[in-house]
Context: one part of a larger RNA
RNA sequence: UGCUUGUCUCAAAGAUUAAGCCAUGCAUGUCUAAGUAUAAGCAAAUUGUACGGUGAAACUGCGAAUGGCUCAGUACAACAGUUAUUGUUUAUUUGAUAGUACCUUACUACAUGGAUAACUGUGGUAAUUCUAGAGCUAAUACAUGCCCCAAAGCCCCGACCUCUGGAAGGGGUGUAUUUAUUAGAUAAAAAACCAAUGCCUUCGGGCCCUUUGGUGAUUCAUAAUAACUUUUCGGAGCGCAUGGCCUUGUGCCGGCGCCAGUUCAUUCAAAUUUCUGCCCUAUCAACUUUCGAUGGUAGGAUAGUGGCCUACCAUGGUGACAACGGGUAACGGGGAAUUAGGGUUCGAUUCCGGAGAAGGAGCCUGAGAAACGGCUACUACAUCCAAGGAAGGCAGCAGGCGCGCAAAUUAUCCAAUGCCGACACGGCGAGAUAGUGACAAUAAAUAACAAUCCAGGGCUCUUAAGGGUCUUGGAAUUGGAAUGAGUACAGUUUAAAUACCUUAACGAGGAACAAUUGGAGGGCAAGUCUGGUGCCAGCAGCCGCGGUAAUUCCAGCUCCAAUAGCGUAUAUU
Numbered sequence: 001u002g003c004u005u006g007u008c009u010c011a012a013a014g015a016u017u018a019a020g021c022c023a024u025g026c027a028u029g030u031c032u033a034a035g036u037a038u039a040a041g042c043a044a045a046u047u048g049u050a051c052g053g054u055g056a057a058a059c060u061g062c063g064a065a066u067g068g069c070u071c072a073g074u075a076c077a078a079c080a081g082u083u084a085u086u087g088u089u090u091a092u093u094u095g096a097u098a099g100u101a102c103c104u105u106a107c108u109a110c111a112u113g114g115a116u117a118a119c120u121g122u123g124g125u126a127a128u129u130c131u132a133g134a135g136c137u138a139a140u141a142c143a144u145g146c147c148c149c150a151a152a153g154c155c156c157c158g159a160c161c162u163c164u165g166g167a168a169g170g171g172g173u174g175u176a177u178u179u180a181u182u183a184g185a186u187a188a189a190a191a192a193c194c195a196a197u198g199c200c201u202u203c204g205g206g207c208c209c210u211u212u213g214g215u216g217a218u219u220c221a222u223a224a225u226a227a228c229u230u231u232u233c234g235g236a237g238c239g240c241a242u243g244g245c246c247u248u249g250u251g252c253c254g255g256c257g258c259c260a261g262u263u264c265a266u267u268c269a270a271a272u273u274u275c276u277g278c279c280c281u282a283u284c285a286a287c288u289u290u291c292g293a294u295g296g297u298a299g300g301a302u303a304g305u306g307g308c309c310u311a312c313c314a315u316g317g318u319g320a321c322a323a324c325g326g327g328u329a330a331c332g333g334g335g336a337a338u339u340a341g342g343g344u345u346c347g348a349u350u351c352c353g354g355a356g357a358a359g360g361a362g363c364c365u366g367a368g369a370a371a372c373g374g375c376u377a378c379u380a381c382a383u384c385c386a387a388g389g390a391a392g393g394c395a396g397c398a399g400g401c402g403c404g405c406a407a408a409u410u411a412u413c414c415a416a417u418g419c420c421g422a423c424a425c426g427g428c429g430a431g432a433u434a435g436u437g438a439c440a441a442u443a444a445a446u447a448a449c450a451a452u453c454c455a456g457g458g459c460u461c462u463u464a465a466g467g468g469u470c471u472u473g474g475a476a477u478u479g480g481a482a483u484g485a486g487u488a489c490a491g492u493u494u495a496a497a498u499a500c501c502u503u504a505a506c507g508a509g510g511a512a513c514a515a516u517u518g519g520a521g522g523g524c525a526a527g528u529c530u531g532g533u534g535c536c537a538g539c540a541g542c543c544g545c546g547g548u549a550a551u552u553c554c555a556g557c558u559c560c561a562a563u564a565g566c567g568u569a570u571a572u573u
Base pairs, nucleotide, nucleotide: 001567002566003565007443009441013436014403020401021400022399024398025397026396029062030061035059036058041054042053060422069356070355071354079277080276081275084272085271088270089269094265095264096263108236112143113142119135120134122132123131124130153173154172155171156170157169160166161165174233176229178227179226180225181224182223183222198207199206200205213220235259237258238257239256240255243253244252245251246249279327280326281325286318287317288316293315294314295313296312297311298310299309300308331353332352333351335346336345337344338343358379359378361376362375363374381392383390384389409434411433412432413431417430418428419427420426449479450478452475453474454473455472456471457470458469459468460467461466486506487505488503490502491501516562517561518560519559520558521543522542527557529556530555531554532553538545539544
C1' cells in the first nucleotide's frame, strides 16, 4: 500500500522528509495548632477592650535545576564495564554538636531600630503579568544587640622574699577565617661505672612505670602557640498545655512540639579521573607547535586536580599496530531480527547515561543552571500598534500549516502510581481513563446432532439376486435441540462513564447472522475440463506460455494453500 474483516484480551502510533513554522487553550505551584491579617471580606456570636473562628490579597519561606519531549550536533568525544578522589562541592534527610559574647564606674533584655507590600486615594499610555506620585501598617523580611553563667587547667608578665628557690597579683584563653610554627612517636635484649637529685623508706635499701588514633600511603584526624579578619555563628522567633516551689515577689523553676542555627558525620547526588573497547575511507601519509603543540618551575583562576590560563624555561608529543583528514541516510548502551556453530543486519523509540530547546554568545538568582514554559544582546523568522512603541520561542499535551509513501482527540480526571509545596487538605497534559487505531501479539464463531434415503467397507446367514449386524461417506428431504454476534431492564465496573464480566426480555433455516485472499506447466500443493482470443490482448520473481484443439492469457466450473486474514513493493537475514 491493495482486497477483506464477526468476537475476547493486549496495545505501538509525525522517528525516517523539515532540530521546518506555529493561531488558541492548558502543561508549576504551594499553608499547618505552630512566620506576617484591622480586608471598610464572611460567619456568627460570647469568658475575653491587644489579638483569638474562617479567610481573598500581599510580604516571607520552599519548589520551579525534577518531570515530559527530541536525537540536530557528537567517532576516544559521548557511552559501556572497571578504577580513583590522600584532588573536591553537596540544599535536603538522619545522627551528633555551642555555660566562654560585656572590657566596665546609671544599663532596653518583661523584648531594640528604620522601612515596605497588600490597602486607601490621585494619575499616565492605543497597548503588556507596564507602572509613577502621595498616605498608612506587620515579620522567622531587613538590620542592631545584652544578661543568666562556672570551676579547674594552661600561656605570658610579675610586686616581694630567707635566692637550693618560693610567689601574691594582673592580662589572655568559645567557635569560624587566613598565615606561620610545633606535636602527631615506636625493628632491637640485659648489665655495669662516674657525677648530680626526684620519690618512698622498717634508714639496710628500693624505684624511675611515664601518653600518642587511623590508612597500603599523607603536610591525615586531632591538639597547641603567635598573630590575622570590611569578624561567621553562639535564638530579641511560633504553637499547645499549664504545673511545681516557697522567702508571696506579678519572684524562681518547668513539659511537649514547630521553625531557625555552627561544625562533624550520614544520605541524595555532582564534578573530574584510571584501564580497555567503536562504523566506512589511503582517489587522506604525514600531523601538532608564532595565537599551548609535549613537558618543567612559579603564580592566577577554580569547589577542587590539571597548559585550565599567564610568565619564564626546555623541545618535545602522535603516526603503516593507520595518526591527521574526509564521510556517516552516527547519540552510546541495555537490547531486536535472523542464525546448527561461527556470524550478518538493526537499535530515533518506554530503562540507564549524554546532548539540545530557532541559531550562536553572555549572565543573574541559587545548594544546584551557563536554565530557556529565567534574563541580556546579535542573526533569522514573526505578532499587535493610534507608527511614538510593545510583546515572542510547542524537539511538553492537544491542535493547525508545510513536508511528504508515511503517523490519533483542540476529550475526561487527579480515583490509582508517584512527585512538589509551609502540606493528612492544594497542584501536576508526569500519570491514569476513554476516542482514533487490521503496528504488532493472544484466545478462537461462521455450525453440531439424529432419523430417512443413497453409495460403499468388515463380519455373518435361509436361497449369497438378498437379509442381519458393526460402521464410513454423501444428500436442493425431514426433525427438533444448542448457542452467541447484535439489541437491552438491572447489577457490576469506574473519579464519572464506556467496554469486559454477570443477567431478565428479544435474537438462525439457506434468500441467511452468506470468508476471504492468492493460485492450479515446473520450482510449488492443486485440471491436459468447457467457452473466448489467435506471437494480438495478456501472463510470467526465474525457466517459460500465446502464431486456431493455450494444463500458463480472459471467463465459467472444479480443485489447492493459508485463513479473520491474504496479496504486493522496498530494506534486511